A computed fold for a 172-nucleotide RNA from an Ardenticatenales bacterium, annotated as Bacterial large signal recognition particle RNA. The sequence was found by an Rfam model in a public genome assembly.
[in-house]
């Protein structure tokens, strides 16, 4: 240095077990009003009514046109009259009256399948929404205990691989 043979650690990897956390899942007890359940007590929806607002209709106010014949002023011209003036009055003008219109500020009055308005009154149940009190524990929730699983730490052991470096004999 090379072989073999045993022996113990090491490491891998494959299982049991014990312990403690943590998870899930099923059961028990106990507590609790979130659900649900029952009881009282509101308000909505429903109905009447009144009122406000707003929609639409009428009328007035307000404007605009509006007289052959209405009124009022009345040129030219007529008539009276000696004059001075008078008288009636015709076109024009102005303002209205009956009608026609205008525009939407007001104001009155009517109407409604007008309005998540406001008020007041009525309503057996039904629905919807709250408030409050009860019992019992269905569903949920917390607490606790049990069983059966999954995972994670520490701990003890078996298996196997000669893989790591070694120790002991033997031989060469």
């Nucleotide at each position: 240095c090379c072989u073999g043979u045993u022996g113990g650690g090491c490491u891998u990897g494959c299982g049991g077990a014990g312990u403690g956390g943590c998870u899930g899942c099923u059961u028990c007890a106990a507590c609790c009003a979130g659900a649900g359940c029952g009881g009282u007590u509101g308000g909505g929806c429903c109905c009447u009514g009144a009122g406000c607002g707003g929609c639409g209709g009428a009328a007035g106010a307000c404007u605009g046109u509006g007289a052959a014949c209405g009124a009022g002023u009345c040129a030219g011209g007529a008539c009276c009259g000696a004059g001075a003036g008078g008288u009636a009055g015709c076109a024009g003008c102005u303002a209205u009256a009956a009608a026609c219109g205008g525009a939407u500020u007001c104001u009155u009055u009517c109407g409604g399948g007008u309005g998540c308005c406001u008020c007041a009154g009525g309503u057996a149940a039904a629905c919807c929404u709250g408030g409050u009190c009860g019992a019992g524990a269905u569903c949920a929730g917390u607490u606790g205990g049990a069983g059966c699983a999954g995972u994670c730490u520490c701990u003890c052991g078996g298996c196997a691989a000669c893989g790591c470096a070694c120790a002991a004999c033997a031989a060469g």
NCBI's taxonomy places the organism under Bacteria, Bacillati, Chloroflexota, Ardenticatenia, Ardenticatenales. Its Rfam family is "Bacterial large signal recognition particle RNA". Gene Ontology terms of the family: SRP-dependent cotranslational protein targeting to membrane, signal sequence recognition and signal recognition particle, plasma membrane targeting. A reference for the family is Rosenblad et al. (2009), "Kinship in the SRP RNA family", RNA Biol. By type it is a non-coding RNA gene.